This is a predicted structure of a 373-nucleotide RNA (Bacterial RNase P class A) from a bacterium. Its Rfam family is "Bacterial RNase P class A". By type it is a ribozyme. It was read from a public genome assembly, where an Rfam model found it.

């Protein structure tokens, strides 16, 4: 210099001038519901997104037990809680920062396209190598063709073919021997909190993959969502039919409630207002302590949008960033003009994650390679 890796910050700034909501003050007006006008102050995002995962809250019984159903997956931690996170095991991938993956296939059941000779049975003979018989060719070594047997070492198919490498050993081969590597089984008061690691004996070692197929094993789970849920009123009618049960939801069982209950049909009223809802919180800065880190204590400050068809904008100015283009005869940086560009996207009860989408700009940390001192 050059080519990666891993992670974090920002998403233009000040100013005018018109407006849009929310709030507190205040002035007029009012049917006391509010209207209106002035002045102060807040007002979208890192994703406010997808709505995919866990929670807070409400309401069904203070949410009971069992079965079905559903997620969940290495170990140990964080956390309200999670599918989430942080450390560390292990397998794979990369020279390397790293980056992917994770119960069980040796419990049972099933499936494994297409091509192959054969896809799980201690399996298989298309070519191939070898013996051997039979025939033909040739004086012979020996060729060719057929039948019958050995053989999985290399060949070829597939994603996937039954450990691998060498040597031995054979007619040719083969865990058929035997050495190294790997499997698999068993110890060790070995290490380490644990997944797992080390080390020794034993075993020639058949048992492929798919569990996001069914199943097993372990753990968690009641369901239904702010149109949740609770309050204000006037009016209509207290009729008519149904069920014997209902709350309770897929189901059994407990349990409670029960003729003023349940369901439907008719009627009425209010696509009315207020609370929930925005002020206090698993909050947010900053700092100190613990911890390797997620995270956790403590001190100190601040109070940070909120509507309900739905605010949070628009325009104009300097000034910053990006890009093109001229400027003094190249190329590069600065400077000046002139001109364009600026992105994904928008809260609706609230949070804590995931995943997506996104111009541009900046920072730190590592690797590897190449040249210099």
């Nucleotide at each position: 210099g050059g080519a990666g890796a891993g992670g974090g910050u920002c998403g233009g700034a000040c100013g005018g001038u018109c407006g849009a909501u929310c709030g507190g003050g205040u002035g007029c007006g009012u049917u006391c519901g509010c209207g209106u006008g002035c002045c102060c102050g807040g007002u979208a995002g890192g994703a406010a997104a997808g709505u995919c995962c866990g929670g807070a809250c409400u309401c069904c019984a203070c949410a009971g037990g069992g079965c079905a159903g559903g997620g969940c997956g290495g170990c140990c931690g964080c956390u309200a809680a999670c599918g989430g996170c942080g450390g560390c095991c292990c397998c794979g991938a990369g020279c390397g920062a790293u980056c992917g993956g994770g119960g069980g296939a040796a419990a049972g059941u099933g499936c494994c396209a297409c091509a192959g000779a054969a896809a799980a049975c201690g399996a298989g003979a298309c070519g191939g190598c070898c013996g051997u018989c039979g025939g033909g060719c040739g004086c012979g070594a020996g060729u060719c063709c057929g039948g019958c047997g050995g053989u999985c070492a290399g060949g070829g198919u597939g994603a996937a073919a039954a450990g691998g490498u060498g040597a031995g050993g054979u007619a040719a081969g083969a865990g058929c021997u035997c050495a190294c590597c790997g499997g698999c089984c068993g110890c060790g008061c070995g290490c380490g909190a644990g997944a797992g690691c080390c080390g020794c004996g034993g075993u020639g070692c058949a048992u492929g993959g798919c569990a996001a197929a069914c199943c097993c094993c372990g753990c968690c789970u009641g369901g239904a969502g702010c149109a949740a849920g609770g309050c204000c009123a006037c009016a209509c009618u207290g009729g008519g039919g149904g069920a014997u049960g209902g709350g309770c939801g897929g189901c059994c069982c407990g349990u409670c409630c029960g003729a003023g209950c349940c369901c439907c049909c008719g009627g009425g009223u209010a696509c009315g207002g207020c609370c929930g809802c925005a002020c206090c919180g698993a909050g947010c800065a900053c700092g100190c302590g613990g911890g390797c880190a997620a995270c956790c204590g403590c001190g100190u400050g601040c109070c940070c949008a909120g509507a309900g068809g739905a605010a949070u904008g628009a325009c104009c100015g300097u000034c910053g960033c990006c890009c093109g283009g001229c400027g003094a005869g190249a190329c590069u940086g600065c400077c000046g003009c002139c001109g364009g560009g600026g992105a994904c996207a928008g809260a609706a009860u609230c949070c804590g994650g995931c995943u997506u989408a996104c111009a541009g700009a900046c920072c730190c940390u590592c690797u590897c390679c190449g040249c210099u001192c």